[in-house]
Predicted 3D model of an 83-nucleotide RNA (transfer RNA) from a Ktedonobacterales bacterium. Model confidence (mean pLDDT): 80 of 100. The sequence is in RNAcentral, with records from ENA. It matches the Rfam family "tRNA". It is annotated as a transfer RNA. Rfam's curators write: Transfer RNA (tRNA) molecules are approximately 80 nucleotides in length.

RNA sequence: GCCGGAGUGGCGAAAUGGCAGACGCGGCAGACUCAAAAUCUGCUCUCCGCGAGGGGGUGGGGGUUCGAGUCCCCCCUUCGGCA
Numbered sequence: 001g002c003c004g005g006a007g008u009g010g011c012g013a014a015a016u017g018g019c020a021g022a023c024g025c026g027g028c029a030g031a032c033u034c035a036a037a038a039u040c041u042g043c044u045c046u047c048c049g050c051g052a053g054g055g056g057g058u059g060g061g062g063g064u065u066c067g068a069g070u071c072c073c074c075c076c077u078u079c080g081g082c083a
Base pairs, nucleotide, nucleotide: 001082002081003080004079005078006077007076010025011024012023018066026044027043028042029041030040031039045056046055047054048053059075060074061073062072063071
């Protein structure tokens, strides 16, 4: 230099154009217990708001589309192959 894979909440990981934070782990609070472990319940990206609710958010930027994590282009990081 060329070809291909991967990048999603604190961590793992799903979603193959149509509800984004599935599910699990971890964390916080509560129940149970004399106490704890185990188990169960609720919450757990971020900003605004007392609240109802609203905005943003899938490595970065742009494009296609009514609609993009998903398709297209450029770039970054990383892994593998070829030279």